Background: A computed fold for a 76-nucleotide RNA from an uncultured bacterium, annotated as transfer RNA. Rfam family: tRNA. It is annotated as a transfer RNA.

RNA sequence: GCCCACGUAGCUCAGGGGAUAGAGCAAACGUUUCCUAAACGUUAGGUCGCAGGUUCGAUUCCUGCCGUGGGCACCA
Numbered sequence: 001g002c003c004c005a006c007g008u009a010g011c012u013c014a015g016g017g018g019a020u021a022g023a024g025c026a027a028a029c030g031u032u033u034c035c036u037a038a039a040c041g042u043u044a045g046g047u048c049g050c051a052g053g054u055u056c057g058a059u060u061c062c063u064g065c066c067g068u069g070g071g072c073a074c075c076a
Base pairs, nucleotide, nucleotide: 001072002071003070004069005068006067007066010025011024012023013022018056027043028042029041030040031039049065050064051063052062053061
């Protein structure tokens, strides 16, 4: 340099054109307990990597860029 996959909550991931984006774990608070843990309940937490395009409508499709991982090539 070229190709492929991925980027969504603090972490691991789902959702792949239709209104207000979800789960588990973690966190905070509460119930319980002499206390802690466990269990149960509640709550909070998201520019869906960035920009543009298509569309009535984009987290979803397209393009560019950025980042992560992998493959290939180059390596005088």